[in-house]
RNA sequence: AGAUUCCUUCGGGGCAGGGUGAAAUUCCCAACCGGCGGUGAUGGAGCGCAACGCUCCUUAGUCCGUGACCCGCAAGCUUACAGCGAGCGGUGGAUUCAGUGAAACUCUGAAGCCGACAGUAUAGUCUGGAUGGGAGAAGGAUCAC
Numbered sequence: 001a002g003a004u005u006c007c008u009u010c011g012g013g014g015c016a017g018g019g020u021g022a023a024a025u026u027c028c029c030a031a032c033c034g035g036c037g038g039u040g041a042u043g044g045a046g047c048g049c050a051a052c053g054c055u056c057c058u059u060a061g062u063c064c065g066u067g068a069c070c071c072g073c074a075a076g077c078u079u080a081c082a083g084c085g086a087g088c089g090g091u092g093g094a095u096u097c098a099g100u101g102a103a104a105c106u107c108u109g110a111a112g113c114c115g116a117c118a119g120u121a122u123a124g125u126c127u128g129g130a131u132g133g134g135a136g137a138a139g140g141a142u143c144a145c
Stems, first nucleotide, its partner, number of pairs: 002143001005141006017029003031125002033115002035066004043057005061113002070090004076084002095111005117128003
């Protein structure tokens, strides 16, 4: 460094302050938050005489994918109904302008925009399903070279 199966651990943040109202962290003003993998002109370190060179770490909510939720099918569990359900499929939100430049949807500046379901005065932020699930991350065992 590769690859099979398995085990362990980890694996989501956020309404300050104010207004209306009988009642709102749900409406209004305002505030705050950004899962995981990839890409990458960010930034840093090292090598190198040097380069638009090489190596490592790091860089996107809105680019390419993907997960939770929801819907359908379903091996199987169950005496059976009910119920649970590996797995498969579907659904699944949002960006422009200006600048620099050879090159930017990622840099810089500015202004935007988006955020499952159930409950409740209408919820990205409260409560709940959830001590759940999970993209994946790290470590270990195993196999082969």
RNAcentral holds the sequence, with entries from Rfam.
A computed fold for a 145-nucleotide RNA from Metabacillus lacus, annotated as FMN riboswitch aptamer (RFN element).
Its mean pLDDT, the model's own confidence on a scale to 100, is 80.
The model forms 100% of the base pairs in the Rfam consensus.